[in-house]
RNA sequence: AAAUUGUAUCAAGAGAUUUUCCUGCAAAGGAAAAACAGCAACCGAGCUCCAAGGCUACGGUGCUAAAAUGAUACGCAGAUAAAACAUCUGAAAUAUUCUUGGACUC
Numbered sequence: 001a002a003a004u005u006g007u008a009u010c011a012a013g014a015g016a017u018u019u020u021c022c023u024g025c026a027a028a029g030g031a032a033a034a035a036c037a038g039c040a041a042c043c044g045a046g047c048u049c050c051a052a053g054g055c056u057a058c059g060g061u062g063c064u065a066a067a068a069u070g071a072u073a074c075g076c077a078g079a080u081a082a083a084a085c086a087u088c089u090g091a092a093a094u095a096u097u098c099u100u101g102g103a104c105u106c
Stems, first nucleotide, its partner, number of pairs: 006074005015036001017035004021030003037064003042060003045056003049102005076090005
């Protein structure tokens, strides 16, 4: 990187923005890229430790007019190693700072 399988959730929400690139005589278009903004809360993170929930929205995905294929996640970056596993390291807020049952301490 690809394929198969599994688990959970969904058919809602949110920029017809700017720049670059490509196509085009132009108008314009792009199921192209980046930036900022937003939606959402799948993974990581915060809310003392464990479990279940809940909240927040910092890290990572995904998505943001219509149309076209139903779709998304199961953390990220780096080093060694090897091209398989594995080991180690690092970052994560100006937000929220809760509930229940246990644990620990006094």
Notes
A computed fold for a 106-nucleotide RNA from an Ignavibacteriales bacterium, annotated as SAM-I/IV (S-adenosyl methionine) riboswitch aptamer. Taxonomically the source falls in Ignavibacteriales (Bacteria, Pseudomonadati, Ignavibacteriota, Ignavibacteria). Rfam family: SAM-I/IV (S-adenosyl methionine) riboswitch aptamer. Its family is annotated with regulation of gene expression and S-adenosylmethionine metabolic process in the Gene Ontology. On this family, see Weinberg et al., RNA 2008: "The aptamer core of SAM-IV riboswitches mimics the ligand-binding site of SAM-I riboswitches". The family is grouped with related families in Rfam's "SAM clan".